Background:
The part of an RNA shown here (small-subunit ribosomal RNA, 5' domain) has 475 nucleotides and comes from Candidatus Zambryskibacteria bacterium RIFOXYC1_FULL_39_10.
[in-house]
Context: one part of a larger RNA
RNA sequence: GGAUGAACGCUGGCGGCGUGGAUAAGGCAUGCAAGUCAAGGGGGCCCGCAAGGGCAACCGGCGAACGAGGUAGUAACACGUAGGUACGUACCCUUUAGUCUGGAAUAGCCCCGCGAAAGCGGGGGUAACACCGGAUAGUCUCGAAAGAGUAAAAAUUUAUUGCUAAAGGAGCGGCCUGCGGGAUAUCAGCUAGUUGGUAAGGUAAUGGCUUACCAAGGCUAUGACGUCUAGGGGAGCUGAGAGGCUGACCCCCACCGAUGGAACUGAGAAACGGUCCAUACACCUACGGGUGGCUGCAGCCGAGAAUAUUCGACAAUGGGCGAAAGCCUGAUCGAGCGACGCCGCGUGGUUGAUGAAGUCCUUCGGGACGUAAAAACCUUUUAUGAUUAAGAAAGUUUAUUGAUCUGAUCAUGAAUAAGGGGCUCCAAACUCUGUGCCAGCAGGAGCGGUAAUACAGAGGCCCCAAGCGUUAUCC
Numbered sequence: 001g002g003a004u005g006a007a008c009g010c011u012g013g014c015g016g017c018g019u020g021g022a023u024a025a026g027g028c029a030u031g032c033a034a035g036u037c038a039a040g041g042g043g044g045c046c047c048g049c050a051a052g053g054g055c056a057a058c059c060g061g062c063g064a065a066c067g068a069g070g071u072a073g074u075a076a077c078a079c080g081u082a083g084g085u086a087c088g089u090a091c092c093c094u095u096u097a098g099u100c101u102g103g104a105a106u107a108g109c110c111c112c113g114c115g116a117a118a119g120c121g122g123g124g125g126u127a128a129c130a131c132c133g134g135a136u137a138g139u140c141u142c143g144a145a146a147g148a149g150u151a152a153a154a155a156u157u158u159a160u161u162g163c164u165a166a167a168g169g170a171g172c173g174g175c176c177u178g179c180g181g182g183a184u185a186u187c188a189g190c191u192a193g194u195u196g197g198u199a200a201g202g203u204a205a206u207g208g209c210u211u212a213c214c215a216a217g218g219c220u221a222u223g224a225c226g227u228c229u230a231g232g233g234g235a236g237c238u239g240a241g242a243g244g245c246u247g248a249c250c251c252c253c254a255c256c257g258a259u260g261g262a263a264c265u266g267a268g269a270a271a272c273g274g275u276c277c278a279u280a281c282a283c284c285u286a287c288g289g290g291u292g293g294c295u296g297c298a299g300c301c302g303a304g305a306a307u308a309u310u311c312g313a314c315a316a317u318g319g320g321c322g323a324a325a326g327c328c329u330g331a332u333c334g335a336g337c338g339a340c341g342c343c344g345c346g347u348g349g350u351u352g353a354u355g356a357a358g359u360c361c362u363u364c365g366g367g368a369c370g371u372a373a374a375a376a377c378c379u380u381u382u383a384u385g386a387u388u389a390a391g392a393a394a395g396u397u398u399a400u401u402g403a404u405c406u407g408a409u410c411a412u413g414a415a416u417a418a419g420g421g422g423c424u425c426c427a428a429a430c431u432c433u434g435u436g437c438c439a440g441c442a443g444g445a446g447c448g449g450u451a452a453u454a455c456a457g458a459g460g461c462c463c464c465a466a467g468c469g470u471u472a473u474c475c
Base pairs, nucleotide, nucleotide: 001475002474003473004472006471007470008469009468010467013345014344015343016342017341018340019338020337026301027300028299030298031297032296035062036061037060040059041058044055045054046053047052069256070255071254079180080179081178082177083176084175085174087173088172089171092169093168094167095166096165097164098163099162100134101133102132103131109124110123111122112121113120114119140149141148142147154161155160156159182228183227184226189219190218191217194216195215196214197213198212199211200210201209231253232252233251234250235246236245237244238243258279259278260277261276262275281292282291283290284289309335311334312333313332317331318329319328320327321326348378349377350376351375358369359368360367361366383412384411385410386409387408388407390406391405392404419464420463421462422461423460424445425444426443430459431458432457433456434455440447441446
């Protein structure tokens, strides 16, 4: 000198774009953050004479594995890069073939009962694109072959949407490998499913992944094993570069969801707003028993030098569901708060000397603040008030849809707007008064003991400027 997710002190006019819990992965009141489909199903309630329309519980389908958050753990195939294959794939696209025939239940509902509640039990009866048989099979499995086994779901407005099987694609994912990137030897030996083989099991799939048997291997001074620290990368800061430092915001990947463990469902989870168990904590209780998980968006307490609104809207972009209308969306788009940062604008312009008054200095002659002020004329960025158009808005004729933001014109009147740090040397900028090794200053050298340009005040000057300084950290 540059930089920062900064903080503190003094000061503070506006706008744009960014950015804002770095500490306690400490604890959380309250609201919202994942629903949707009535064109899968049978009922219920409401409006209606009917046709029809509305509401939402239940069964069922799809979604909830995305999106959003955090960085605790992890020194590892976690990440980056370059390859590999023994694999999977809902929704989407292309192609081919099929979609035949039966059945038993169960929620909702009705009746009864238990419980403070959460909720639960018994009986009766009912539907489906829910569930289960049978048929068919150019696919798959078994088999030397013959052969055996293996699928489907319908809806209607009759034209589509679905469903099943197979092949391919796209995208996504699983697994494996080479290489690369912390500290420490005041950690020197580590290892028994350990290293390899055979067989079996398991998986979508390879594999000690698991098991049995056999062999005795495997790693290590090019640092194994241990310990400490740490999410990795794209990138960011600095520097002429090499390098050094960092990993906030944004993007990619990984991991986590009070702590520890487990599986279920599913194309996909060992599942943040699912289930079960244990633990700690908190809450409700009629003491029998229950309920909860903000590292989602706001918000609260705590700790801290320190970090925001319990806001608006689905108008746009995107996502889920739906035939669609549409519904949901704290993703997102916007607004609010903070000079936290960067950038831009303004705090007026021109004329104005008897160089007014005042203040400071003075060799008492005068000098400085200083065209500065006053005064006159002008302007209106900004401010305040008023009026008004277009755009972000796309589809197909009309019609409809903007949370929020912006432009233009007019009026008023210089009106609403300057501070901070410094002035001995390093280092730009000097005098007076007070103080008297005191009070104090200070980044270093060093100032102060009666003429202090170094302390304090004042005038003047210097540097930056809506900021200026200080502290902390990096180059």
Description: Its mean pLDDT, the model's own confidence on a scale to 100, is 84.